The part of an RNA shown here (small-subunit ribosomal RNA, central domain) has 347 nucleotides and comes from an uncultured bacterium.
Context: one part of a larger RNA
RNA sequence: UUGGGUUUAAAGGGUGCGUAGGCGGCGUGUUAAGUCAGAGGUGAAAUUCGGCAGCUCAACUGUCAAAUUGCCUUUGAUACUGGCAUGCUUGAAUGCGAUUGAGGUAGGCGGAAUGUGACAUGUAGCGGUGAAAUGCUUAGAUAUGUGACAGAACACCGAUUGCGAAAGGCAGCUUACCAAGUCGUUAUUGACGCUGAGGCACGAAAGCGUGGGGAGCAAACAGGAUUAGAUACCCUGGUAGUCCACGCCGUAAACGAUGAUAACUCGACGUUAGCGAUACACUGUUAGCGUCCAAGCGAAAGCGUUAAGUUAUCCACCUGGGAAGUACGAUCGCAAGGUUGAAACUC
Numbered sequence: 001u002u003g004g005g006u007u008u009a010a011a012g013g014g015u016g017c018g019u020a021g022g023c024g025g026c027g028u029g030u031u032a033a034g035u036c037a038g039a040g041g042u043g044a045a046a047u048u049c050g051g052c053a054g055c056u057c058a059a060c061u062g063u064c065a066a067a068u069u070g071c072c073u074u075u076g077a078u079a080c081u082g083g084c085a086u087g088c089u090u091g092a093a094u095g096c097g098a099u100u101g102a103g104g105u106a107g108g109c110g111g112a113a114u115g116u117g118a119c120a121u122g123u124a125g126c127g128g129u130g131a132a133a134u135g136c137u138u139a140g141a142u143a144u145g146u147g148a149c150a151g152a153a154c155a156c157c158g159a160u161u162g163c164g165a166a167a168g169g170c171a172g173c174u175u176a177c178c179a180a181g182u183c184g185u186u187a188u189u190g191a192c193g194c195u196g197a198g199g200c201a202c203g204a205a206a207g208c209g210u211g212g213g214g215a216g217c218a219a220a221c222a223g224g225a226u227u228a229g230a231u232a233c234c235c236u237g238g239u240a241g242u243c244c245a246c247g248c249c250g251u252a253a254a255c256g257a258u259g260a261u262a263a264c265u266c267g268a269c270g271u272u273a274g275c276g277a278u279a280c281a282c283u284g285u286u287a288g289c290g291u292c293c294a295a296g297c298g299a300a301a302g303c304g305u306u307a308a309g310u311u312a313u314c315c316a317c318c319u320g321g322g323a324a325g326u327a328c329g330a331u332c333g334c335a336a337g338g339u340u341g342a343a344a345c346u347c
Stems, first nucleotide, its partner, number of pairs: 004318003007301002012315001014202004021195003025088007033081002035077008050064005091192001092189003095185006103178007110154001114150003118146004125136002162170002207248006216242002221237004259314006267292009296303002320347003329340004
């Protein structure tokens, strides 16, 4: 490089937006760049291949032909691709009318629980465990009641539910703002599309910086147990952190371990949001979510209109195990580290 692959064997980028590029709906006309055909020129010789010939044969040599799959010029063809012009509506988008939701941001409010301190009642234990002890408690604890303060999370509803351009993710109630999807209509534009190297943006938790906050929980740490030991599991405490604002970090089994888009392909059931019909049941249809199965696919497990089936376009990635996601270099970062990413050697 060709060929083959990427759910689980190596392999889908964490996700989107989008530049270049690649690819691109249905017609008509034109052009003739790609494409196809004819002709001409050139494509040195040697070599190679084929015929014939010369050294007694062969190697070797001579000669003729072919080949040199290419490039240039020219004359044509016009189905396909491209360029230009013009039209179309089914792709895409918009309008109008409905509708949906834990979609996002900011503010306000709420009750339960927990903890703290105050007062009251009340007296000897409480707490914790497999059993204990550390711990708290006559300076009155635990328990009960009243009213107060604080921070964090939102029980039931709650679901195999719903929402989100996508992923991360999103759940008390309410208000404002910001978007979004879906359905119906076919009113408007008329291919405006798909993908997307670089790039830009978003991106759980932990971690970092500055300033707040700190109830509960809880790395580190301390003590008590357990044990041969116990730097653990269990218990009593407890600091970062967890929370808020702003700024970094840029990684996860970031998983459906399954890239995006479009088309086609036997059925059944549940469910969410519409639309149509109906007295209701039922039924049709659009967009999702979930379960089971035919064909087909698959090494199998399994997938199966939500494909891992049948096709097309574009991107990303893989090429034996270890060394190693390491070294070196570059680059980003305050740091921690991230991204890119080998080889020797070894099996």

Description
RNAcentral holds the full RNA, with entries from ENA, Greengenes and SILVA.